Predicted 3D model of a 352-nucleotide part of an RNA (large-subunit ribosomal RNA, domain IV) from a metagenome.

Context: one part of a larger RNA
């Protein structure tokens, strides 16, 4: 000197990113127990007291012996000293540092944030505020269902279900709610007009040569080529609805009898200019500001709003209850640390 156990004066979180590790409580029995609350909880809250062995009294309880009643006279009810067994209670006495003598065996409490919970995850660095809930909303889908899987064709789930069903999506227990926009995108619906495919159509034309013509040429049927007009769906354009659909929710300038503010005006622009609530796990400036805790507090809690860049089912504000979640502060405790000391086992080490 490495590990791993134990112990420790005198302080008690001064340690440290952070009580992380370790202690502390612990078992049953009594008293006793607050805010808050969905009245169910919260609660073992919290905080106190008891506990061993021996001898004495006693009380209830099962069992029942001898004995007593009763009567249908039995192997019969019923009651019941004693004995026996269990559970209290009251006195008195002993020992020991200790009586739940070991061993198993809750630290509490306060406040905040998140998620309602019980649950479920990244086998092998992430148990959480992710995912999953029960509830809400919307949409689809009339039965050979929508939708999935899958085959050439079948087939199968769905379901031996039938819109209180089933499938997708979004939110995510309760409570209070859920403001404003249909211009853009999608999505429903409409069918007058405009476009528009292939196909149908077949006007003109070109190529070919019978034939005519002195040549230049001209050219019929036939083949074969090309090809206007017009006909011609959905779909867009076009014309309504739709937000728990994808989304989006201004600026500038003035202004009240200190000052400072700006109910009020004015003017641009938009489809419409962010409504209740709320103020951070979202705030850059920033350690805003004021107030609480401390002797001191960039973190915590309570306000304030000038919200760089909060907002209402990519849910908005609350909420008891719950959490190996995340924050701050107390108390209890302790080798976390002042500071480090001693023991015990196994190692390193030395000699063999």
């Nucleotide at each position: 000197c490495u590990g791993c156990u134990g112990u420790u004066a005198a302080g008690g979180a001064a340690c440290u990113c952070g009580g992380c590790a370790a202690a502390u409580u612990a078992a049953c029995c009594c008293c006793g127990u607050a805010a808050c609350u969905u009245c169910g909880g919260g609660a073992a809250a919290a905080g106190g007291g008891g506990u061993g062995c021996c001898c004495u009294a006693u009380g209830c309880u099962g069992u029942g012996u001898a004995g007593g009643u009763u009567c249908u006279a039995g192997c019969a009810a019923u009651u019941g000293a004693a004995g026996c067994a269990g559970c209290g209670u009251g006195g008195g006495g002993c020992c020991g540092c200790a009586g739940a003598g070991a061993a198993u065996u809750g630290g509490u409490c306060c406040a905040a944030g998140c998620a309602a919970c019980u649950g479920u995850u990244u086998a092998u660095u992430a148990a959480a505020a992710a995912c999953a809930c029960a509830g809400g909303u919307c949409u689809g889908u009339g039965c050979u269902a929508a939708c999935u899987c899958u085959u050439a064709a079948c087939g199968a789930g769905g379901a031996u279900g039938u819109a209180u069903a089933c499938a997708g999506a979004c939110u995510g227990a309760c409570g209070c709610c859920u403001g404003c926009c249909c211009a853009a995108u999608g999505c429903c619906g409409g069918a007058a007009g405009g476009u528009u495919a292939a196909g149908g159509g077949g006007a003109g034309u070109g190529g070919u040569u019978a034939g005519c013509g002195c040549a230049a040429g001209c050219g019929a049927a036939g083949c074969u080529g090309u090809g206007a007009a017009c006909c011609g769906a959905a779909g867009c354009c076009c014309c309504g609805g739709u937000g728990a659909a994808u989304g989006g929710c201004g600026g500038c300038c003035g202004u009240a009898a200190c000052u400072a503010u700006g109910a009020c005006g004015g003017u641009c622009c938009u489809a419409a200019g962010g409504u209740a609530g709320c103020a951070a796990g979202u705030u850059c400036c920033u350690u805003g500001u004021c107030g609480g805790g401390u002797a001191a507090g960039u973190u915590c809690c309570g306000a304030c709003c000038c919200g760089c860049a909060c907002g209402a089912a990519a849910g908005g504000c609350g909420u008891a209850a719950u959490g190996a979640c995340u924050u701050g502060g107390a108390c209890g405790c302790u080798g976390u640390c002042u500071c480090a000391a001693c023991a015990g086992c196994a190692g390193a080490c030395u000699c063999g």